[in-house]
RNA sequence: UUAGAGUUUGAUCAUGGCUCAGAACGAACGAUGGCGGUGUGCUUAUUACAUGCAAGUCGAGCGGUCAGUGCUUCGGUACUGAUAGCGGCGGACGGGUGAGUAAAAUAUAGAUAACCUACCUUUCUGAGGGGGAUAGCAGUUCGAAAGAGCUGGUAAUACCGCGUAAGAUUUAGUUGUUGCAUAAUAACUGAAUGAAAGAUGGGGAGCCUUCGGGUCCUAUCGCAGAAAGAGGGGUCUGUAUCCUAUUAGCUAGUUGGUAAGGUAAAAGCUUACCAAGGCAAUGAUGGGUAGCCGGCCUGAGAGGGUGUACGGCCACACGGGAACUGAGACACGGUCCCGACUCCUACGGGAGGCAGCAGUAGGGAAUAUUGGGCAAUGGGCGAAAGCCUGACCCAGCGACACCGCGUGAAGGAAUAAGGUCUUUGGAUUGUAAACUUCUGUUACACGUACAAAAGUAUAAUUUUAAUAAAACUGAAGUUGUAUUGAUUAAGUGUAAGAAAGUCAUGGCUAACUCUGUGCCAGCAGCCGCGGUAAUACAGAGAUGGCAAUCGUUGUUCGGAAUUACUGGGCUUAAAGGGCACGUAGGCGGCGUAUAAAGUUAAUUGUGUAAUCCCACGGCUUACCUGUGGAAUCGCGAUUAAAACUAAUAUGCUUGAGUACGAUAGGGGAGAGUGGAACUUCUGGUGGAGCGGUGAAAUGCGUUGAUAUCAGAAGGAACGUCGGAGGCGAAGGCGACUCUCUGGAUCGAGACUGACGCUGAGGUGCGAAAGCUAGGGGAGCAAACGGGAUUAGAUACCCCGGUAGCCCUAGCUGUAAACGAUGGGUACUAAGUGGGGGAUGUGAUUAUUCUCUGCUGUAGCGAAAGUAUUAAGUACCCCGCCUGGGGAGUAUGGUCGCAAGGCUGAAACUCAAAGGAAUUGACGGGGGCUCGCACAAGCGGUGGAGCAUGUGGUUUAAUUCGAAGCAACGCGAAGAACCUUACCUGGGUUUGACAUGUAGGGAUUAGCCUGAUGAAAGUCGGGUGACGCCUUUCGGGGUGGAACUUACACAGGUGUUGCAUGGCUGUCGUCAGCUCGUGCCGUGAGGUGUCGGGUUAAGUCCUUUAACGAGCGAAACCUUUGUCCUUAGUUGCCAGCGAGUAAAGUCGGGGACUCUAGGGAGACUGCACACGUUAAGUGUGAGGAAGGUGGAGACGACGUCAAGUCAUCAUGGCCUUUAUGCCCAGGGCUACACACGUGCUACAAUGGUCAGUACAAAGGGAAGCAAGACCGAAAGGUGGAGCAAACCCCAAAAAGCUGAUCUCAGUUCGGAUUGUGGGCUGAAACCUGCCCACAUGAAGCCGGAAUCGCUAGUAAUCGUAGGUCAGCAACACUACGGUGAAUGUGUUCCCGAGCCUUGUACACACCGCCCGUCAAGCCACCGAAGUGGAGGUAGCCUGAAGUCGCUGGCCUAACCUGCUUGCAGGAGGGAGGCGCCCAAGGAAGUCUUCGCGACGGGGACUAAGUCGUAACAAGGUA
Repeated sequence: UUAGAGUUUGAUCAUGGCUCAGAACGAACGAUGGCGGUGUGCUUAUUACAUGCAAGUCGAGCGGUCAGUGCUUCGGUACUGAUAGCGGCGGACGGGUGAGUAAAAUAUAGAUAACCUACCUUUCUGAGGGGGAUAGCAGUUCGAAAGAGCUGGUAAUACCGCGUAAGAUUUAGUUGUUGCAUAAUAACUGAAUGAAAGAUGGGGAGCCUUCGGGUCCUAUCGCAGAAAGAGGGGUCUGUAUCCUAUUAGCUAGUUGGUAAGGUAAAAGCUUACCAAGGCAAUGAUGGGUAGCCGGCCUGAGAGGGUGUACGGCCACACGGGAACUGAGACACGGUCCCGACUCCUACGGGAGGCAGCAGUAGGGAAUAUUGGGCAAUGGGCGAAAGCCUGACCCAGCGACACCGCGUGAAGGAAUAAGGUCUUUGGAUUGUAAACUUCUGUUACACGUACAAAAGUAUAAUUUUAAUAAAACUGAAGUUGUAUUGAUUAAGUGUAAGAAAGUCAUGGCUAACUCUGUGCCAGCAGCCGCGGUAAUACAGAGAUGGCAAUCGUUGUUCGGAAUUACUGGGCUUAAAGGGCACGUAGGCGGCGUAUAAAGUUAAUUGUGUAAUCCCACGGCUUACCUGUGGAAUCGCGAUUAAAACUAAUAUGCUUGAGUACGAUAGGGGAGAGUGGAACUUCUGGUGGAGCGGUGAAAUGCGUUGAUAUCAGAAGGAACGUCGGAGGCGAAGGCGACUCUCUGGAUCGAGACUGACGCUGAGGUGCGAAAGCUAGGGGAGCAAACGGGAUUAGAUACCCCGGUAGCCCUAGCUGUAAACGAUGGGUACUAAGUGGGGGAUGUGAUUAUUCUCUGCUGUAGCGAAAGUAUUAAGUACCCCGCCUGGGGAGUAUGGUCGCAAGGCUGAAACUCAAAGGAAUUGACGGGGGCUCGCACAAGCGGUGGAGCAUGUGGUUUAAUUCGAAGCAACGCGAAGAACCUUACCUGGGUUUGACAUGUAGGGAUUAGCCUGAUGAAAGUCGGGUGACGCCUUUCGGGGUGGAACUUACACAGGUGUUGCAUGGCUGUCGUCAGCUCGUGCCGUGAGGUGUCGGGUUAAGUCCUUUAACGAGCGAAACCUUUGUCCUUAGUUGCCAGCGAGUAAAGUCGGGGACUCUAGGGAGACUGCACACGUUAAGUGUGAGGAAGGUGGAGACGACGUCAAGUCAUCAUGGCCUUUAUGCCCAGGGCUACACACGUGCUACAAUGGUCAGUACAAAGGGAAGCAAGACCGAAAGGUGGAGCAAACCCCAAAAAGCUGAUCUCAGUUCGGAUUGUGGGCUGAAACCUGCCCACAUGAAGCCGGAAUCGCUAGUAAUCGUAGGUCAGCAACACUACGGUGAAUGUGUUCCCGAGCCUUGUACACACCGCCCGUCAAGCCACCGAAGUGGAGGUAGCCUGAAGUCGCUGGCCUAACCUGCUUGCAGGAGGGAGGCGCCCAAGGAAGUCUUCGCGACGGGGACUAAGUCGUAACAAGGUA
């Protein structure tokens, strides 16, 4: 000392990307901002810089000059101070920046036997004697200036000879020792070369003197030579140090040698000559990028990122080049030259370099004061005082960072007011505030120490040096005093007074409500929010986090095991090279010995300091900082060990191979041969078609096809055998024979002795298609032509048909080249096949080697699966992968004749893409099964007329809803008014209706009545109550209800059925839907619920990792069918009696029917057969009924955002003199049309007339209404009976009997229209029903299509009821009468259930989804060209400068000569020449970056066009 989460899916696991939570920052931006400490602050333009400052100092090196003071003989002189110049030291440090640099750098470890070193320290030695100049200065000339020149004279610690000297240097030799090749070191001999400088203080004996002093002595400082030290540097070497191969070859001083030159120093460092080397796949060369390190950030670590501040190194100083001086530079504030820029100018010429500190402009998201001081630390100079020091110490500015403190503390409930929410009760803000009592950090006011040691001055004192002595003096020390602070703590006082924000609140992620908005405005890190109830936008309240900060953005690491060394993968997710041979490389069997490279151990050097860590200290604490330790995991050195790896030597045989003997084989190449089939040709026979398809047509055929026989020719392919059988490395290989040839296996065990495995590059082989050239061409068949199909059909189908398929010689080099599985070796359960050998047996068979299949345990795996032929366990080597798309594209390179192949990106875009498995759904997939689903039947609809509903249209309005099945005779079980919701018009506003508050109140209430009006209403008149108290009975007071006024509110068939409750439809009375426990699976899930039977049924049985259970099914309930029993009124009437024209009419009766209570009965109970022993099924018996007896009610989990806000209820929204309410009239009844549902028909199984029979179930008081009478009828008059088993509606009809009609638009059919009546109702015009007479339409059985029905069913016949004044009812709901046919099957259509299969669907096939075109937008590629930037071979020119050369010119020191001021020499200088070379030039070339008409594809974009390619057998796999 190691944490995860969100996001692909309906859900799951795994893969995989994207995103988040953390830490950090030289940061920036937004909001806000009290204090202090410590740090830190141009990351961009190495862009340009105004102004000031940043390197000077020394008079104790020198000659002078100036000022002041003192003295003066007035000439000067002394002292003090300042100082231009000569001279010395320092300006090579300190300070800045990071452009360049990938090695000339840096880090680390070494080497220097190949080197240098001023100042400093130590030691030794020396410092003798001379000379000539020169600046300053003076005079003068030129110039605007900067500056320059000439003449004269002058000093030195400036310069130059001479002397002397070494242990110095060079050279020639000798000896010893040592080492590392050259060699180093020590001693010796000879030769040559070869130094110096004085200054200051003091002394005063001797000497000199210009009287200042000098000599001399002494101290200190300085000088010269040598040796050493310390510190600093130079050079060399090993190792390490970014990306790129779409950079593969680079290099002529290049690599080495010899000689010379050169440097402080090795060296091609340079030159000449010689040789031809050197570097590179362990990545040379080229390109890009970059200062490196200690460290810093992050991380568990390994790593990754980074190099700001502090420290070390390097490089640079306007761009480029060069040298000079010097110990040190090729020099930030030096010089020269070229260039760019800026400034001055008298236009001739000059000056400059902030990447020093401040500061300015510019750039930029962005980075400070033109501050104070040398007090401290450090540096330069000086003997010192001291001077200088933008190094440094401080201060200023900035919340830029870290750390600390504060904004109060305690008490305080009427839980104040206000705010917010609210279910209106309250909750919350909240002890929070107010209020009371305290405290005093910071701010504010006042204000001083420490930092101080050391130096200096001065006083005292001690020691010490030379001379003859002392004093003085100097040096060193001790003590005292004085002095030096830019800046700033502490401390004291007053006072709660002055000090809190910011972000968030959908999940990740701590924290929720209201209002506004309404896919708008907006938010967003990812997923995603917003389309009228948004915890996601905006505001408010509340809450959460952090806090003088908070958030955002950017960047880095982490999480990310998402580049995997630690620590990943490659069958299907991305990923095994098509296959082999083989080079480099990597890895490698069993022994023995040696040495010690790796390895291990010990010791040791180094690993700067700082940082990090630990301990202990100092600041109140912390940050910060001091001291010490640890650590620095690295590199080097020494010693030791010898197991392992590598090495060397020597062996072995088991790996590998050779030889020998056998075996199998479509292994390969070449040559030859064969039969079947096919086509064509020739001939014969024959005579109308053939061929082809789903059906056709094109095509062939009377010039004779197809068919058939005979013959000939041709090319290609090799049936049967033939088999998950054989062979081969893979591709691949199939008639037969011969020749050549590769590999494999088995046997025996002779030989070699690790000879092996893999294999980057490389080489070879490599299906099909394709290309080149030449052949060949029977059949098949891209392209193409024609025929079909189709909306189209550039396809699928058909008829033809060319390349091609074949051969030869080449090229191409790719495939789903697949076992989607690289090669090798070893090990790890079994079972069962096939091929080839060997051994043994008479044989079955057994053992063993090898190849090839299947099943399967463990293990592995995300799972599917794999499993001795591994995807297991291990090792070795190679190849490959890192989200999807863009894209295997562009570009570059390379190969190819081409087509194309190999290598192979980015911009941009998405949050996924993909794998396996699961549950569903779906399939023009499969299996099983069911249903009036089809089939078999019967009757209809669709055609006609009418009724009714809907659409559409119309209208002032034709109110609204319902919309495939599952809207459409539906809501509506009944629209003339009403209903009524619609329209027009007239009215009304607390309202037609409810509640409350406040006020009025005896008249406005009620009643009567007038005017007006269509009514509603409006405006009037009259009359006008009640309770209680009191009263003089006139009245007065008071109260409540009505009424009225005002306010709250009422009201709404207004909106949202996608906010809802409730109710309902539908799949579907289909047989399903689930749970508990257990088991299986990582999991979603599965099992149970599957399988075999059976059933109407998940009904039951059986099997069974399941055992049970629940909701459904069934049963229970109602009704109906049989019987029994009980009870008989209004029902019934057999027997008895009475009675009538007749009649249960009466007495009676309970037998029967019936009524309505209770029971019985049916359960596969019985028999046989089948069946698994079972469930059950079939047949039969009995029975009223038989296998659920018939019918009803009853509707699982769920689906359809199904229907309904217009039944009702209800949230939100809207309306309030109107979208409410009232009234009259109109409309919902319209009518070119379309559809649904019905009725009536089209007739003789019928119509009409007459007669006649038999029901059930209902309804009845604002009702049903009998008998009777009137009317032709509808109906009317009238009213017995009945609140009903009593009376009434009430006649049942089809049927039966008889008559007539006789096949016609009719004696069918009844529409339409006319006339006259009836009924209901205020009222039948729009717009009712009924009756009668007259009229007498369409229609003669209905196209495509389509509906219902399996038995008391269909069909047909009538009856009743609800609603209702009446009725548009032919509807609906019930009731009974008559009463069939067909099927015993499941091929097909439709629907459903179960199992299974495929899936790219899950909004679930009305799914998903592809491509062109059209539109917009974005980035990219190509492109005639055009514009920049960078590099470069060669050429030209060539500044400054080093080096070399230099006739002539100039020349103090030294030398020679003499004529003694001249000549010559040495040396030097200017000038000139030569090499090198910066900048520049011309022409070329390479790389790179922009722009670019137009062209190209690509990505993206709710609702564009055309098709439907893929996903199911996706409809041609």
Annotation
Small-subunit ribosomal RNA from an uncultured bacterium, 1517 nucleotides, folded computationally. Rfam family: Bacterial small subunit ribosomal RNA. Its mean pLDDT, the model's own confidence on a scale to 100, is 82.